[in-house]
Context: one part of a larger RNA
């Protein structure tokens, strides 16, 4: 973009794809079977470790050029507040992303292969087979995850009967561009504001103390002050912005 349907929404699942996980040790079976003894298993069951694959971020760890604090040099005359120096350096650090962290990779069912059987004749016996019936493998079909009606056999169900869709606009559970998802005043979609929760660690100013000093001054300390500053999270709130509109389709 077209087809299928009048339009929209929700499903079904023919089919397609996927890593079916691999390895080691221990317990138990069992000092059993076996064997004169010496010695010495296996099937089943359970636990732990490890490698691969997939997913996730409550914990732990990393990152965190959002953020907070300390501090050096220099510049803005001083203070305050800042610029630059790898983010100047250092100490922390939420969300997000992640592994060193966590979870899953399971159980089970069906029909079978080789094989092992039951009943059983042809062939009065025997025989798993000729009729009939069972057991039986990460293989097959399900189960699990993703996708999936162009499945031309183009499905089903529901609502409506002019419904509907797209663009512009505000955004992000999405993203290279398209696409996808949400919102558009009948509104909490983004920003702002308020609150919660959280990060840093006690701001500026002022008061007092402060080695000294005639005084001026004075590193620093205490109080005001779990302060100040900040937040990609959560809640609330229309304060700002989603205006006004345009186009397509209408069987």
């Nucleotide at each position: 973009u077209c087809g299928u349907u009048g339009u929209c929404g929700c499903u079904u699942g023919a089919g397609a794809c996927g890593a079916a996980a691999g390895g080691g040790c221990c317990c138990c079976c069992a000092g059993u079977a076996c064997g004169a003894g010496a010695g010495g298993a296996a099937c089943a069951g359970g636990g732990c470790c490890u490698u691969g694959c997939a997913g996730c971020c409550a914990c732990u760890a990393g990152u965190u050029u959002a953020c907070c604090a300390g501090u050096u040099g220099u510049c803005c005359g001083a203070c305050a507040g800042g610029g630059c120096a790898c983010c100047g350096c250092u100490g922390g650090g939420c969300a997000g992303c992640c592994a060193c962290g966590c979870u899953g990779u399971a159980a089970g069912g069906g029909a079978u292969a080789a094989a092992c059987g039951c009943u059983g004749a042809a062939a009065g016996c025997a025989u798993c087979u000729a009729a009939g019936c069972g057991u039986g493998a990460a293989a097959c079909c399900c189960g699990c995850g993703u996708u999936g009606a162009g499945a031309c056999g183009a499905a089903g169900c529901g609502a409506c009967u002019u419904a509907g869709g797209a663009c512009u606009c505000c955004c992000g559970u999405a993203g290279a561009a398209g696409a996808c998802g949400g919102g558009u005043u009948u509104g909490a979609u983004c920003g702002g504001a308020g609150g919660g929760g959280g990060g840093u660690g006690u701001a500026c100013g002022c008061a007092c103390c402060g080695a000294g000093g005639c005084a001026a001054c004075g590193a620093g300390g205490u109080g005001u002050u779990c302060a100040g500053c900040c937040c990609g999270c959560c809640c609330u709130u229309a304060c700002g912005a989603a205006a006004c509109g345009u186009c397509c389709a209408u069987u």
Notes
A computed fold for a 251-nucleotide part of an RNA from a Thermoplasmatota archaeon, annotated as large-subunit ribosomal RNA, domain VI. Its Rfam family is "Bacterial large subunit ribosomal RNA". NCBI's taxonomy places the organism under Archaea, Methanobacteriati, Thermoplasmatota.